[in-house]
Molecule: SAM riboswitch aptamer (S box leader)
Organism: Spirosoma taeanense
RNA sequence: AGCUUAUCCAGAAAGACGGAGGGAUUGGACCCGAUGAUGUCUUGGCAACCCACCCGAUGGUGAAGGUGCCACGUUCCUCCCGGCCCGGUGCCGGGGCAGAUAACGC
Numbered sequence: 001a002g003c004u005u006a007u008c009c010a011g012a013a014a015g016a017c018g019g020a021g022g023g024a025u026u027g028g029a030c031c032c033g034a035u036g037a038u039g040u041c042u043u044g045g046c047a048a049c050c051c052a053c054c055c056g057a058u059g060g061u062g063a064a065g066g067u068g069c070c071a072c073g074u075u076c077c078u079c080c081c082g083g084c085c086c087g088g089u090g091c092c093g094g095g096g097c098a099g100a101u102a103a104c105g106c
Base pairs, nucleotide, nucleotide: 002106003105004103005102006101007100008099013043014042015041016040017039021032022031023030027077028076029075044070045069046068049066050065051062052061053060054059074098079095080094081093082092083091084090085088
């Protein structure tokens, strides 16, 4: 890298370095960015997948450790189906595709 399963409506930022694009993805929309973004490091924090303990339990408590995460935000369209208003190429819902994270998984 690939596969399987689960989750993806919540939550959590300061400092230093650095200097131009960045927000996963083709195109578009939208947004962030010299009042310094994206990124890296340090510290802090969030969450509770693994984990620890309790337990009859699919439940409860916790946060030492392994990951993860800390703009909007898995943003919307670029696919399919259904519904609503009633004529906008609008709104709502479901699914698909793509993606992210986990299992000390295969």